[in-house]
Context: one part of a larger RNA
RNA sequence: GCCAGGGAGUUUGCCACCGUGGCGAGGUUAAGGUUUCGAAGCCGGAGCGAAAGCGAGAAGCCCGCAGCCCGCAAGGGUGAGGGGCCGGGUGUGAAAGCGCCUGGAGUCACGGUGGCAAGACCCGAAACCGGGCGAUCUAGUCCGGGGUAGGCUGAAGCCCCCUGUAUAGGGGGUGGAGGGCCGAACCGGUCUUGACGUGCAAUUCGGUCGGAUGACCCUGGACUAGUGGCGAAAGACCCAUCAAGCCCGGUGACAGCUGGUUCCUCCCGAAGCUGGCCGCAGUCAGGCCCGGCGCGAGGUCGCCUGUGGUGUAGAGCACCGAUUGGGAGUGGAUGGGGGGAAACCCUCACCCUCCCUGUCGAACUCCGAAGCCGCAGGCACCGUAGACCGCCGGAGACGGGGUGCGGGGGGUAAGCUCCCGCUCCGAGAGGGGAACAACCCAGACCGGGGUUAAGGUCCCCAAAUGCGGGCUAAGUGUCGAAAUCCAAAGGAAGUCCCCUCUCUUAGACAGCGGGGAGGUAGGCUCAGAAGCAGCCACCCUUUAAACAACGCGUAAAAGCGGACCCGCCGAGAGGGGGGGCGCCGAAGAUGGACGGGGCUCAAGCCCGCUACCGAGACCCCGGGGCAGGGAAACCUGAUCCGGUAGGGAGGCGUCCGGCGCGGGGAGAAGCUCGGCCGUGAGGUCGAGUGGACCGCGUCGGAUUGCGGAUCCUGGC
Numbered sequence: 001g002c003c004a005g006g007g008a009g010u011u012u013g014c015c016a017c018c019g020u021g022g023c024g025a026g027g028u029u030a031a032g033g034u035u036u037c038g039a040a041g042c043c044g045g046a047g048c049g050a051a052a053g054c055g056a057g058a059a060g061c062c063c064g065c066a067g068c069c070c071g072c073a074a075g076g077g078u079g080a081g082g083g084g085c086c087g088g089g090u091g092u093g094a095a096a097g098c099g100c101c102u103g104g105a106g107u108c109a110c111g112g113u114g115g116c117a118a119g120a121c122c123c124g125a126a127a128c129c130g131g132g133c134g135a136u137c138u139a140g141u142c143c144g145g146g147g148u149a150g151g152c153u154g155a156a157g158c159c160c161c162c163u164g165u166a167u168a169g170g171g172g173g174u175g176g177a178g179g180g181c182c183g184a185a186c187c188g189g190u191c192u193u194g195a196c197g198u199g200c201a202a203u204u205c206g207g208u209c210g211g212a213u214g215a216c217c218c219u220g221g222a223c224u225a226g227u228g229g230c231g232a233a234a235g236a237c238c239c240a241u242c243a244a245g246c247c248c249g250g251u252g253a254c255a256g257c258u259g260g261u262u263c264c265u266c267c268c269g270a271a272g273c274u275g276g277c278c279g280c281a282g283u284c285a286g287g288c289c290c291g292g293c294g295c296g297a298g299g300u301c302g303c304c305u306g307u308g309g310u311g312u313a314g315a316g317c318a319c320c321g322a323u324u325g326g327g328a329g330u331g332g333a334u335g336g337g338g339g340g341a342a343a344c345c346c347u348c349a350c351c352c353u354c355c356c357u358g359u360c361g362a363a364c365u366c367c368g369a370a371g372c373c374g375c376a377g378g379c380a381c382c383g384u385a386g387a388c389c390g391c392c393g394g395a396g397a398c399g400g401g402g403u404g405c406g407g408g409g410g411g412u413a414a415g416c417u418c419c420c421g422c423u424c425c426g427a428g429a430g431g432g433g434a435a436c437a438a439c440c441c442a443g444a445c446c447g448g449g450g451u452u453a454a455g456g457u458c459c460c461c462a463a464a465u466g467c468g469g470g471c472u473a474a475g476u477g478u479c480g481a482a483a484u485c486c487a488a489a490g491g492a493a494g495u496c497c498c499c500u501c502u503c504u505u506a507g508a509c510a511g512c513g514g515g516g517a518g519g520u521a522g523g524c525u526c527a528g529a530a531g532c533a534g535c536c537a538c539c540c541u542u543u544a545a546a547c548a549a550c551g552c553g554u555a556a557a558a559g560c561g562g563a564c565c566c567g568c569c570g571a572g573a574g575g576g577g578g579g580g581c582g583c584c585g586a587a588g589a590u591g592g593a594c595g596g597g598g599c600u601c602a603a604g605c606c607c608g609c610u611a612c613c614g615a616g617a618c619c620c621c622g623g624g625g626c627a628g629g630g631a632a633a634c635c636u637g638a639u640c641c642g643g644u645a646g647g648g649a650g651g652c653g654u655c656c657g658g659c660g661c662g663g664g665g666a667g668a669a670g671c672u673c674g675g676c677c678g679u680g681a682g683g684u685c686g687a688g689u690g691g692a693c694c695g696c697g698u699c700g701g702a703u704u705g706c707g708g709a710u711c712c713u714g715g716c
Base pairs, nucleotide, nucleotide: 001716002715003714004713005712006711011118012117013116014115015114016113017112018111019110020109021108022107023106026043027042028041032037047054048053057086060085061084062083063082067078068077069076070075087102088101089100090099091098092097121260122259124257128250129249130248131247132246133245139224140223141222142221143220144219145218146217147216148214150182151181152180153178157174158173159172160171161170162169163168186211187210188209191207192206194205195204226242228238229237263651264650265649266648267647268646273286274285275284276283277282288396289394290393291392292391293390294389298382299381300380302379303378304377305376306375307374308373309372310371314367315365316364320361321360322359325356326355327354328353329352331351332350334349335348336347337346338345339344400425401424402423404422405421406420407419408418409417410416430441431440432439445623446622447621448620449619450618451617455613456612457611458597459596460595464610466609467608468607469606470605471604477599478598490584491583494581495580496579497578498577499576500575501574502573503572511568512567513566514565515564517541518540519539522536523535524534547562550561551560552559624641625640626637627636628635629634652705654702655701656700657699658698659697660696661695662694663693670689671688672687673686674685675684676683677682
């Protein structure tokens, strides 16, 4: 891992509500007893008040559903139940008033659901407490016993010699000290991150390494115990267990946490919000979902109109505040500069006021939409198949998310964060988008046929190599309705279209040929200054035209072009602005990505047109559910039948029992294979196997349904 078997909302008490039944102003028994006794008790029949205490309608008025009656109808009458008044009891109060109660329905049993208490759906701690068992491991200590090859070094003391008056010093021997040195046994365990790593071994093996007369090592006996011991101290060790040993018990500890929780179909269907909480992984209340009941006629998300409200977007500067430039002031306690002996004068700055001019603001507003909210009317829709509203019972949920659209706070930003409205996913399948929760189309009861939506129609791949017009030459593109996506400032005789200005057969533009002169090298300056360093001026003449010179150039000249003019040529030329599609700008890590192939008057882009393909959408046919009518057969049905948490309804199957009815050696159960029936859980039949029990109806009772829990046991 697979298979088989086991495996999780139970039981009792109390409370609440619902269903069914009995009795009913009453209902019912308990222990015990044992076949009718037990009436004790409990609930109900009166409330209000802290208490003392006091103590209520069996109906007076109005409305009115169903039903009934009258009526052809419209409508009317009556009207159980229901609703509204009125009256009453009591507490409080001086009173007014206010609170609770009041025109009689309960109770017992069984069943269902929920709550509380219990282990309370099942499994799961780390822990806590009690009583015991442990020092045969290990730590320390006490008493007893044992072990330590060999070698080296050579302390004190002593002897001799030398020196010395002496204390003493020196030398040579002797001597054999030491938590001395080297190194076996023995004890240890440094490095190798070697071997091994289901090992030889729950710490070993090899090599290497530390101690080895000592605070040494080994051993027999004994002592210290779990909020304790022992510790040359690491939280080390106390029997492979230690930041509190092990065993048993309290014990099914508690767990707001994780996991799991077993058959079917049908109907409805959420919330991730608001407030409180030692509250933030929880829970309670409200809101949102489900079921039941009551009442009986209205209800409302949408649209239109009218009416009232509002202060956002925008705008504005009238207020508040910010703010550009200028002007004015016989405004300012002030300061700087200048003049003056001073008085004082001039001027500047700053502040204030006014005028002109130019701006800005969430916490500014003289204004002010769209919207939004309230109310009324209308439309539409829902509603007597009972809405709205009310009551009761059962929930779940209170971690949301979106690169959706719109608005906002924080942040450089974020697949960021915090909010609001709508929407979708959540809990939504199907078609499209290459793939892809939330983008587009579209809300799936079942089967069949057809038509469309989004999106597409060269091939992969269903459908146009469709039609008309234009653009693009970059493989731009082949993503885009919006969005995902897309790259910007900036740059360029890319190319197409539009507008406009100027020139042009009195010949434009370009090209080519020629001219481009004289006064003069203008004057000044300067070493020089001759059109062309610089300053001033920029005239006149000859001309078709030609600058006191636009550029290059020279030391200065020279020289070369340009302006300007003529000729050749012969029809458009030059400038500005706008639009379309392209170009550059353009860098990422293995080989590249329009989904790919591939595509160029397109299979790209723009405009228009026709046809086709394409969903579970829409239409048609058949069927089912559900709902209404009906005794049933059946009839009718506009709308309805996606669905997680969750609520409700109806069923299937297993085991056991009561009652009734059956089957079985001429073959029960079980098993295997197959046919048929049912929406399904399942049922039934046949054949084979098997060899002794089994089924159906109805009622009742359950250790009643497994794929999951690192589930348990076994097998493979």